A computed fold for a 116-nucleotide RNA, annotated as FMN riboswitch aptamer (RFN element). Its Rfam family is "FMN riboswitch aptamer (RFN element)". Gene Ontology term of the family: FMN binding. Model confidence (mean pLDDT): 80 of 100.
[in-house]
RNA sequence: AUCUUGCUUCAGGGAUAGGUGAAAUUCCUUAUUGGCGGUGAUACCCCGCGAGAUUUGUUUCAAGAAUAGGUGCAAUUCCUAUGGCAACAGUAUAGUCUGGAUGGAAGAAGUGAUUU
Repeated sequence: AUCUUGCUUCAGGGAUAGGUGAAAUUCCUUAUUGGCGGUGAUACCCCGCGAGAUUUGUUUCAAGAAUAGGUGCAAUUCCUAUGGCAACAGUAUAGUCUGGAUGGAAGAAGUGAUUU
């Protein structure tokens, strides 16, 4: 360094102000946030995974979004412009409030043993 495996730790952000109303941090204006891996170059909206429900079972089901221009060998990832999306339950209709959750988890790091 590599193979397999045990253990430990870590592992999701965000609503200010105004308006209408009997009632909304849920509607309207405005503001604001973006998990993990991959991809020739950095990704909320390219390809996957996780987060929900269900099952004897990683079993099955549900579930979201981008275009144009520029630079460059290379970017739907950078820059410019204009857009869009965000589980379930509760409540005046919720990405942002409350709750399941002092939970779980994609995965990351460390450490022990093991194979070559």